[in-house]
RNAcentral holds the full RNA, with entries from ENA.
This is a predicted structure of a 1668-nucleotide part of an RNA (large-subunit ribosomal RNA, half A) from a Candidatus Nanoarchaeia archaeon.
Rfam family: Archaeal large subunit ribosomal RNA. Rfam links the family to the GO terms ribosome and structural constituent of ribosome.
Model confidence (mean pLDDT): 80 of 100.
NCBI's taxonomy places the organism under Archaea, Nanobdellati, Nanobdellota, Candidatus Nanoarchaeia.
Context: one part of a larger RNA
RNA sequence: CCUCUUGGAGGAUGACUUGGUUUGAGAAACCGAAGAAGGUCGUAGCAAGCUGCGAUAAGCUCGAGGUAGCCGCAUGCAGGCUUUGAACUCGAGAUUACCUAAUGGGACUUCCUUCUCCAUUCGUGGAGAGGUCCGCAAGGAUCGGGAACCCGCCGAAUUGAAACAUCUUAGUAGGCGGAGGAAAAGAAACCAAAUGGGAUGCCGUUAGUAGAGGCGAUCGAAAACGGCGUAGGGCAAACCGAAUCUUUUCUGGUAACAGAAACGAGAUGUGGGCUGUUCAACAGCCAUUUUCGGAUGGGCAAAGUUCCCUGGAAUGGGACGCCGCAGAGGGUGACAGCCCCGUAGUUUAUUCGAAGAUGGUUGGAACAGCAAAGAGUAGCUCGGGUCGAGACUCCCGAGUGAAGAUGGGUGUCAGCAACAUCCAACCCUAAAUAUCUCUCAAGACCGAUAGCGAACUUAGUACCGUGAGGGAACGGUGAAAAGCUCCCGUAGUAGGGAGUGAAAAGAGCCUGAAACCAAGAGGCUAUAGUACGGCGCGGCCCCUAGGGGUUGCGCCAUCCGUUUUGAAAAACGGGCCGGCGAGUUUACUCUUGUGGCGAGCCUAAUCCGUCAAGGAGGAGGCGAAGCGAAAGCAAAAAGCUCGCAGCGUUGAGCGAGGAGCUUCCUGUGAUCGGGAGGAGUCACAGGGGUAAGACCUGAAGCCUGACGAGCUAAGCCAGGCCAUGGUGAAGCCCCGGUAAAACGGGGUGGAAGCCAGAAGAAGUUCUACGCACACGUGUUUUUCUGAGCCUGGUUUAGGAGUGAUAUGCUCAUCGAGUCAGGCGCUAGCUGGUUCCCACAGAAAUAAGCCAAAGUUUAGCCUCGGUAGAGCUGUCGCAAAGGGUAAAGUACAGAUUGAAGAAGCAGGGCCUUCGGGUUCGUUCUUCUGUCUAACUCAGAAUCUUUGCGAAGCGAAGAAGCCGGGAGUAAGUAGGCAUGGUUAAGCUAUGCAGGCGAAAGGGGAACAACCCAGCGAGCAGUUAAGGCCCAAAAGAACUAGCUAAGUGCAAAGAAGGCUUCUUUCCUCCUAGACAGCUGGGGCGUAGGCUUAGAAGCAGCCAUCGCCUAAGCAACGCGUAACAGCGGACCAGUUGAGAGGAAGGGGGCUGCAAAUGGACUGGGCUAAGCUAGUCGCCGAUACUGCUCUCCACCUUAGGUGAGAAGUAUGUGGGCGCUACAUCUGGGCAGAAGCACGGCCGAGAGGCUGUGUGGACCGGAUGCAGAUGUGAAUGCCGGUAGAAGUAGAAGCUUAGUGCGGUGAGAAACCGCAUCGGCGGAAGGGCCAGGUUUUCUCGGCACUGCUCGUCAACCGAGAGUUAGUCGGUCCUAAGUGCUGCGCUUAACUGUGUAGCACGAAAGGGAAUUCCUUUAAUAUUAGGAAACCGCUGAGCCGCUCGCGGCAACGCAAGCCUUCUGUUGACGCUUAGAGAUAGGCCGACGCCCACCGUCGUGGGCGUUAAGCAACGAAGCCCGAGGAGUUUCGUAAUGAAGAGAGCCGGGUUAAAUUGCGAAUAGUGCCAGAAAUGGCAUUCGGCUGAUUCUUUGAGCCCGUGAAAAGACAGACGGAAGCUGCUCAGCGACCGUACUCAGAACCGAUACAGGUGACCCUGGCAGAGUAAGCCGAGCUGU
Repeated sequence: CCUCUUGGAGGAUGACUUGGUUUGAGAAACCGAAGAAGGUCGUAGCAAGCUGCGAUAAGCUCGAGGUAGCCGCAUGCAGGCUUUGAACUCGAGAUUACCUAAUGGGACUUCCUUCUCCAUUCGUGGAGAGGUCCGCAAGGAUCGGGAACCCGCCGAAUUGAAACAUCUUAGUAGGCGGAGGAAAAGAAACCAAAUGGGAUGCCGUUAGUAGAGGCGAUCGAAAACGGCGUAGGGCAAACCGAAUCUUUUCUGGUAACAGAAACGAGAUGUGGGCUGUUCAACAGCCAUUUUCGGAUGGGCAAAGUUCCCUGGAAUGGGACGCCGCAGAGGGUGACAGCCCCGUAGUUUAUUCGAAGAUGGUUGGAACAGCAAAGAGUAGCUCGGGUCGAGACUCCCGAGUGAAGAUGGGUGUCAGCAACAUCCAACCCUAAAUAUCUCUCAAGACCGAUAGCGAACUUAGUACCGUGAGGGAACGGUGAAAAGCUCCCGUAGUAGGGAGUGAAAAGAGCCUGAAACCAAGAGGCUAUAGUACGGCGCGGCCCCUAGGGGUUGCGCCAUCCGUUUUGAAAAACGGGCCGGCGAGUUUACUCUUGUGGCGAGCCUAAUCCGUCAAGGAGGAGGCGAAGCGAAAGCAAAAAGCUCGCAGCGUUGAGCGAGGAGCUUCCUGUGAUCGGGAGGAGUCACAGGGGUAAGACCUGAAGCCUGACGAGCUAAGCCAGGCCAUGGUGAAGCCCCGGUAAAACGGGGUGGAAGCCAGAAGAAGUUCUACGCACACGUGUUUUUCUGAGCCUGGUUUAGGAGUGAUAUGCUCAUCGAGUCAGGCGCUAGCUGGUUCCCACAGAAAUAAGCCAAAGUUUAGCCUCGGUAGAGCUGUCGCAAAGGGUAAAGUACAGAUUGAAGAAGCAGGGCCUUCGGGUUCGUUCUUCUGUCUAACUCAGAAUCUUUGCGAAGCGAAGAAGCCGGGAGUAAGUAGGCAUGGUUAAGCUAUGCAGGCGAAAGGGGAACAACCCAGCGAGCAGUUAAGGCCCAAAAGAACUAGCUAAGUGCAAAGAAGGCUUCUUUCCUCCUAGACAGCUGGGGCGUAGGCUUAGAAGCAGCCAUCGCCUAAGCAACGCGUAACAGCGGACCAGUUGAGAGGAAGGGGGCUGCAAAUGGACUGGGCUAAGCUAGUCGCCGAUACUGCUCUCCACCUUAGGUGAGAAGUAUGUGGGCGCUACAUCUGGGCAGAAGCACGGCCGAGAGGCUGUGUGGACCGGAUGCAGAUGUGAAUGCCGGUAGAAGUAGAAGCUUAGUGCGGUGAGAAACCGCAUCGGCGGAAGGGCCAGGUUUUCUCGGCACUGCUCGUCAACCGAGAGUUAGUCGGUCCUAAGUGCUGCGCUUAACUGUGUAGCACGAAAGGGAAUUCCUUUAAUAUUAGGAAACCGCUGAGCCGCUCGCGGCAACGCAAGCCUUCUGUUGACGCUUAGAGAUAGGCCGACGCCCACCGUCGUGGGCGUUAAGCAACGAAGCCCGAGGAGUUUCGUAAUGAAGAGAGCCGGGUUAAAUUGCGAAUAGUGCCAGAAAUGGCAUUCGGCUGAUUCUUUGAGCCCGUGAAAAGACAGACGGAAGCUGCUCAGCGACCGUACUCAGAACCGAUACAGGUGACCCUGGCAGAGUAAGCCGAGCUGU
């Protein structure tokens, strides 16, 4: 690693069903002010949920039934009830809290509160009090709810039209109003059509017809007919004119009803039509009675528990019986007619209904005649909506506007006439019809991922969301709890024994699959590392002898699905397992098959029928005749020929179907057309189409109605907050200055969208971290008296709001919120689409299309039929046709060079201006080249036809007809082409491939080469190969290569090398090369030059001697010299030199880790030419088998068998039902593991588990087969014991305790942290988290003895705190007005609500509890109301005055107060702090002494009390007084006196408290608690000043005065009363909002000590808290 075994985990499968679902039926269908539906809260001895019930509370009373037990689900403990009849069932009553239409008023709600009357035990209880409408009144009606159904009003959009606007979706969804058990409609101013019908509704049919319609998509009647069900009446008017009616009372009657009286209604009209004739039939109601039926609840109801066997148990097997108007069903220890309940049948109590009879009562009825008979109406015009209604439906708006029965409407365009038919403009009306909250029944429905979302101890529950709203999961022990008493064991569980039981099935417990996990066993395993495997050989192991497991070696071998031209793909989907998961149904239509009947076929609705089978029903449909625009007209009952099968003859022919001709019908002027010699129709099944969601999943969006401003934006109302420091505006003062000003200087002063900077607000920069955070932490930054920040209340909303605009924000959502609905929107787009086998087998092309991702037609595929003889993409020959390749230059066009001619467009030069010359031009010839749109000529191929061959074809080809498709993205290579720099590019043609094709070769490799595949065996070859890997030749012959070329790129010019071919030149008259010698003279040629001598330069370049020798090719010199060379001779003795080709090789030739012959390696195992063998495939050959097709069927023949899309055929399996037939407790299904059979889907069988059901055959039906859909649900892996496991600059440590157990709990000690907070107190919110005891399964990021956790118990005490009262922005209701289809909306008046931070009557200190306290206790106060008493007042008094004092009540009026901005400043105080003295205590210390700590007290009452204001007196200018500053004064300053008056202070309160100390065992007793100074607020009081384009709430309440009134009343004292609600705890680095015990947010409010400081800064410390 694989396999097996045994377990765990998990909950599939099987069988089960309490629950659903669908259909049918209806006997059931409204409830509510007599308080509903629906809730909240309660209710049991113990009681959380459900159920029941309501303070009479799992119940009370009565009646009927019922019988022995009962106290709900719910089986426990405790306690009761019941034969005096409980429980239980039915019926009738009683009670029935609070909310809710909600109704006395109010309310963010289940609570608060008022008035009147009555009663009262004086605590309290009962009743009434809503709006609108009707009515004189009395009184009555109504409001709200209800699943669907019904009527009316308003009324979308997605969508379809392949776009879109009329149209469609659709009068649908949705909204609003209203009614009922049904609703609506309804008794013709109707249809019809020459015959007639006779209200309405519903079903069938008419009919997808008439008709409407961008005449597109689509929409779409009626009459008539067949059925269901049936039902008709009343007003107005005419004429009469109170003859009428309600209510109450009385009388008579059983009652209906009759009579009388009173009040009232009624002349704005109650009642009756009138006349005549006839009848007492008819209708309603009442009483009595009969019959029948229904509902609810009961009663009776037959026959085995006989024998044997198995078993835990008999209902099973065997044997013998019985009943049946009952063999429906359920239960009972396995399957029961006879065990139980029931069932068929029968009977009864209560109640309801129908029909009838008798009697009574009310109304009258029929016929004939007469009279009357609905006005802004009918009709018309215009404009809209709607309808099938088209000139013609119905309705609305505006306008116009009749007639009167001698009249009017209608008869589908208008008008006229005739005819027919009806009588509008008033009302009512059952049934047949619709629905299904409810009841009952049933099912070829589902069976726990199914079926309702919900089978279940909380289901519309838990949970999520502010809200509208969204919305789960979870069935099972057993026959019976017999639910494990007992022992061991543990801190406690666990675990082990024993026991119960048929079996542990042992508690989320039937069966108990798979993924996944573990243990054990077998095989194997490390120098290899490999591809989940297949085949073969071998080893080991097991074995029921059939077989199986493992793997060493060898060979072969890149998942599956999808999308694609092409996928192993680095294209997409899939972690694994299990369950679920996708072509269905209806209508119409086309077609195929089968069956029935057949010139006919079929019924629909409906009715009958035993819940059946079936029968009735002919309306209507299709067919039997067509043609034509229409008017209209209207066909072969076979005349001729051919001829398949067949018959027949064996050389005749006939010939069903079939074909052709002819003829006929019809239309046209005619031709051309359409049709005719009878086959349909109905049912079922298969396949297509259309309409519907239409195979399944998937949008973004559009529309409708609701829910949201607890986030955020803005407005309004009421409130709160902003340390400290700096700068120093105006104004004012002084000095200077001026004629006066201006102006300058110095002060004072304290302005400012000023500055620095805390708290607060913001969120700029930077980077780090980021599962602490869905935006934070850190750092840096902006602002901080203003357009400032914050809170509470309130308003504005979805094409809308708000917006200092960013398209920002409107609950983590914004270029149009959220929720639900239309909705299964639509999607030419993506993905998915489930068992097997067989036969055939495509296309990626053409044409049309706003089309190219699609679709229609054609093409290509398939299946069936018809028909009856040819067919063919092959070959040969012949004939005909063609203009390509190649070629050519005759034409057209282009074009090299040469020559010639002309003398010409033109240019240059020369010119004697006559012209010449040259370039160019034109032409001719020769030479050399080209062409898709050149061809004098011209193939190969190709096309057509004919003949022949070959192949196919009666085993039925071709053709024709019909059903079903798919395809319309193609593609590499070859050949022939276009485009392009090029492309694995693009656009075409042809054939073969891939696509859809396996096998062999090419290393690997869709397309290249070979080759087309059922299964097996054997042989032979193809391509390609034969040194080894690796089957076959180190084969042979002759050459080439030396480069590892070959053996990866390709690569030019140039260079190098080798082999080879052809040609040219020289050469025995001696070549080429080497060596030896010569290489001279005129002359140093002339010129030039300083010189120039062959060799600086210029000119010339001759002659002589020669075998040859340059007036010099090079080196060299200043110039010479010198050295070579050319050239010549000798020597040597045979080839030498060159040009143009061909083969091989090298170089030129550069890329990034080391590496491209397949590798080893090869000098042949490379390359060229040739030869002979061999290997090599699913090809070919032979044999056997399977299938297919066909036939003349013991079998034969086949040139049959690959396959995607697709067509066709045949099977396997699953779940039900029917019939027949079997199995099973002596062991069914399911599950696990084996064996066998079949081509396969699958089948059979053995063993175990399991413990009650299960098959087979034939039919019939379907929610019928899964691996994929980023599928759904559940379970469970790998990753992985991996990543990670916070922090602030708070941190622990030691000892002890408890305990089974302690880093975390408790105690002590010590060490740390915060200290304008991390301390103390509150609001909102939370809702018991508070406290105590007990506990540790959960929660706590570990632990835990602890806890905000679990269990039990306890806890919140108010006249004074807050609500309650008042009003604010604003909100609601009612009346009226306006508006809306309606719901609504809005203005105004009135009423009410609206603040636990605004306004406001009144309390403090101490103590106390485990937990409360301004609430309890003690002490001391105060407010309001009521009452009693006393004093006083009712002629007010005192004072010059301000003012003071004991001065009341009611109405009205008036006034004051309540009552108010920002900034800045002064004064007076206090809290607090500091220092010192004194006293006491503590520590250290031998003593002095040193250090530290403590020394506290309220409300209230009384006194006193500053500024300001006021009064009296006074009388100021050469001014005086005064402030921080400004300032003030004859309208009266200073100075003096007085009145009023704040915080505070002092005294009392009050030492008896508290605190500390001493004594004492305790109870208790005693002592002390004192004083001074400094500082000092942002707190309290008071008084100024400045500023404003800003002037800074209201009401309740309180006070005063005046007029009037009443007769009592202020003060003091005393007594009584002061209800109801909140009050615990938290208020945050764990109780709130953020899913969390979350480094975030809420923070906004109040308090805030010391050192030092400007400071609430930074820093350290205290009280206190704290180290999760």